[in-house]
Molecule: THF (Tetrahydrofolate) riboswitch aptamer
RNA sequence: AACAGAGUAGGAAACGGCGCGUGAAGUGCCGGCCGUACAGGGAGUUGACGGCCGGACGAAGGGAUUUCCCGCGAUGCCGUCUUCGCAUCCCGCUGGA
Repeated sequence: AACAGAGUAGGAAACGGCGCGUGAAGUGCCGGCCGUACAGGGAGUUGACGGCCGGACGAAGGGAUUUCCCGCGAUGCCGUCUUCGCAUCCCGCUGGA
């Protein structure tokens, strides 16, 4: 030196807990605007995540009887665990040594 590796935000699955809706919000889809984050440092997209506005589509209730139970919803948050994971560029870290 080649080469190999570690580590982020965040995404996904399973399980557990607490909620929301079932008088339809939410989720998912399309468009617009805005914002945030992206390994230790710097840069950073047509990628990631979120907020607002608009649009299209659209649902599983039942029992007991008045707030519970069993369901249902691409439902919200939290925890555990597994897994994926710097778009990319420069430098750094560990092994190589």